[in-house]
Molecule: SAM riboswitch aptamer (S box leader)
Organism: Gracilibacillus thailandensis
RNA sequence: CUCUUAUGAAGAGUGGUGGAGGGACUGGCCCGAUGAAACCCGGCAACCUUAAGCUAUCCAUGCUUAAAAGGUGCUAAAUCCUGCAAACUUUAGUUUGAAAAAUAAGAG
Numbered sequence: 001c002u003c004u005u006a007u008g009a010a011g012a013g014u015g016g017u018g019g020a021g022g023g024a025c026u027g028g029c030c031c032g033a034u035g036a037a038a039c040c041c042g043g044c045a046a047c048c049u050u051a052a053g054c055u056a057u058c059c060a061u062g063c064u065u066a067a068a069a070g071g072u073g074c075u076a077a078a079u080c081c082u083g084c085a086a087a088c089u090u091u092a093g094u095u096u097g098a099a100a101a102a103u104a105a106g107a108g
């Protein structure tokens, strides 16, 4: 980098360094000198992980509950909204499903 599967309206700082950008991209709409990115510390969560229980002839798988040492991840706003398609209605919206992007686990 590519592929497969899964997830997403919950949660998390009144900290330190830093000093102008950031929210992937499009169009919007926002955040930011009352301090952006990045790094450190703290925190959150529970994908991998561990333990117990249930189902099952057994193992595996699956489901439930708990834990948080380790590997990641996350820590404004629904993945901030949107893009493509369909349905519905009051023609501008609503809903659903894709796509894209993100993360994890596995494979190449």
Stems, first nucleotide, its partner, number of pairs: 001108007013041001015040003021031003025083001027081002042075003047071002049067006079100001084097006